[in-house]
């Protein structure tokens, strides 16, 4: 100085001015004060909260989650570790339980795809055909029943050895995962559970359009009381006889719905400091602060001044520009978008002291 690795942090300021929304004061006029986000977005996964449904508990079913230890209200999140990979290295990534409880599945090649086999080669014995032995060599695939060597043998073979790998058992360290020695077996126990399954753990469902409350016209509904009344209208049965059923109006009261209001709804697993305890996530105490609350939906537009960025070659000016994106009952995450900036550790290489 280059390449870079990892956490964090801002997301234009600042003044006037005119409206819009909630709030406090004022009879009124009006005056003060606050007024989008790190994601306010996907609604993907955890809870608060509110109804419904259910004795508890437990079993099946079904989903979900799966290394170990923590931290949380709680999680499919997060921190710390362990195993695999992956970079020279700061450091990244990992759906990471069970495959000797069973069922399964591996297309095509290919002699064989899982109790192994023997195509072509090698050895042996044959004139050859052919048998017999092997599993080094080769040749099929995604994958070939241990890998390298050396001894051995007719050729070869864990046949023997020696490292490594890999089962078993022991011992130490670690809370654990798991790691390391150190003994022993010649190799058994291949692969895939994001195939069924087995095992451990969690899950009852719907959502703030939840759910509560007030409560208009107008249609109907219910009582009570005035008047009409049935020798009446209506409506069924083809028709007559007989039958069955229904009941009109005014007045007042009572409830149930709708529209529309209110309310849930802004003090919270709440921000900040500061101290303590933890590697870390994250907890504890103190202080201190109130910080959006709309409801065909406010949070907006104008003018100056600065900044930051292209552009004009530079300055000096002059134009144009300011990422992604707008709460809707709230909370903790996770994903996804983001224009330009700054900070802090840390790493490789090179040069020079």
């Nucleotide at each position: 100085a280059c390449a870079g690795a990892u956490g964090g942090c801002c997301g234009g300021a600042g003044a006037g001015g005119u409206g819009c929304u909630g709030c406090a004061c004022g009879c009124a006029a009006g005056u003060g004060c606050a007024g989008a986000g790190g994601a306010a977005a996907g609604u993907c996964c955890g809870g608060g909260c509110u109804c419904c449904a259910c004795a508890a508990a437990g079993a099946u079913a079904c989903g979900g989650u799966g290394c170990c230890g923590g931290a949380u209200a709680a999680c499919g999140u997060c921190c710390g570790g362990c195993g695999g990979g992956g970079g020279c290295g700061a450091c990244c990534u990992u759906a990471g339980g069970g495959a000797a409880a069973g069922u399964g599945c591996a297309a095509c090649a290919g002699a064989a795809a899982g109790u192994a086999a023997a195509c072509c080669g090698c050895c042996u014995g044959g004139c050859a055909a052919c048998a017999g032995g092997u599993a080094a060599g080769g040749g099929u695939g995604a994958a070939a029943g241990g890998g390298u060597g050396c001894g051995g043998u007719a050729a070869g073979a864990g046949c023997g050895c020696a490292c490594c790998g890999c089962g078993u058992c022991u011992u130490u360290g670690g809370u654990a995962a798991c790691a390391a020695a150190g003994a022993u077996g010649g190799c058994a126990c291949g692969g895939c559970a994001a195939a069924c399954c087995c095992c451990a753990c969690c899950g009852g469902g719907a959502g703030c359009a939840a759910g509560a409350c007030c409560a208009a016209a107008u249609a109907g509904g219910g009582g009570u009381g005035g008047c009409a009344u049935a020798g009446g209208a209506c409506c069924u049965g083809u028709c007559u006889u007989u039958g069955g059923g229904u009941c009109g109006u005014c007045a007042c009261c009572c409830g149930g719905g709708u529209c529309g209001g209110u309310u849930g709804c802004a003090u919270g697993a709440g921000g900040u400091g500061u101290g303590a305890g933890g590697u870390a996530a994250c907890u504890c105490a103190c202080a201190u602060c109130c910080c959006a609350g709309a409801u065909g939906a406010a949070u907006a537009c104008c003018u100056c001044u600065c900044c930051c960025c292209u552009c004009g070659a530079c300055a000096a000016c002059g134009a144009g520009g300011g990422a992604c994106a707008g709460a809707a009952c709230c909370c903790g995450g996770c994903u996804u978008a983001u224009a330009g900036g700054c900070c802090a550790u840390c790493u490789g290489c090179u040069u020079u002291c």
Molecule: Bacterial RNase P class A
Organism: Alphaproteobacteria bacterium